[in-house]
RNA sequence: GCCGCUGUGGUGGAAUGGUAGACACAGGGGACUUAAAAUCCCCCGGUAGCGAUACUGUACGGGUUCGAGUCCCGUCAGCGGCA
Numbered sequence: 001g002c003c004g005c006u007g008u009g010g011u012g013g014a015a016u017g018g019u020a021g022a023c024a025c026a027g028g029g030g031a032c033u034u035a036a037a038a039u040c041c042c043c044c045g046g047u048a049g050c051g052a053u054a055c056u057g058u059a060c061g062g063g064u065u066c067g068a069g070u071c072c073c074g075u076c077a078g079c080g081g082c083a
Base pairs, nucleotide, nucleotide: 001082002081003080004079005078006077007076010025011024012023018066027043028042029041030040031039045056046055047054048053059075060074061073062072063071
């Protein structure tokens, strides 16, 4: 230099172009207990807000589409192969 694969919350990891984040782990709150463990319930991306809520968010920037994590183009990073 060329080719291929991969990139999604704190972590692992799903999602047929149609509610983004299932499920699990970690974390927080509560119940139970004399106390704990176990178990059960709730919460758990970011920003703003006291809050309801609003906006935003799948490496980054564009494009296609009524609609994109998914398809297309470019960039970046990691891994592998060839030279």
Predicted 3D model of an 83-nucleotide RNA (transfer RNA) from an Oscillospiraceae bacterium. The source organism's lineage runs through Bacteria, Bacillati, Clostridia, Eubacteriales and Oscillospiraceae. Its mean pLDDT, the model's own confidence on a scale to 100, is 81. The sequence was found in a public genome assembly.